[in-house]
Molecule: SAM riboswitch aptamer (S box leader)
Organism: Solirubrobacteraceae bacterium
């Protein structure tokens, strides 16, 4: 980022700072000074890349101690949408 694919009822929080907002958007409904966002340290789920095994592929299957990412109130919170995230690949 006017692309492509795949996934989005499962899962998984404490501590410091910090000081009023946050859940993308609309409408709803909610969390919050019994402490939001943002940032740091820790733990933690989970298995997209990568990584083991089988296979000519497609793809199945395994681990999670290591490497890249993501996640960690409510079904992407619900409902809409030419709608978002996220990861891989293209550009």
């Nucleotide at each position: 980022c006017a692309c492509a694919c795949a996934u989005c009822c499962a899962g998984a929080g404490g501590a410091g700072u910090g000081g009023a907002g946050g859940g993308a958007c609309u409408g709803g409904c909610c969390c919050u000074a019994c402490g939001a966002a943002g940032c740091u340290c820790c733990g933690g789920c989970a298995a997209c890349c990568a990584c083991u095994g089988c296979g000519c592929a497609a793809g199945c299957a395994g681990a999670g101690a290591c490497g890249g990412u993501g996640c960690c109130a409510a079904u992407u919170c619900c409902a809409g949408a030419g709608a978002g995230a996220u990861g891989u690949g293209g550009c």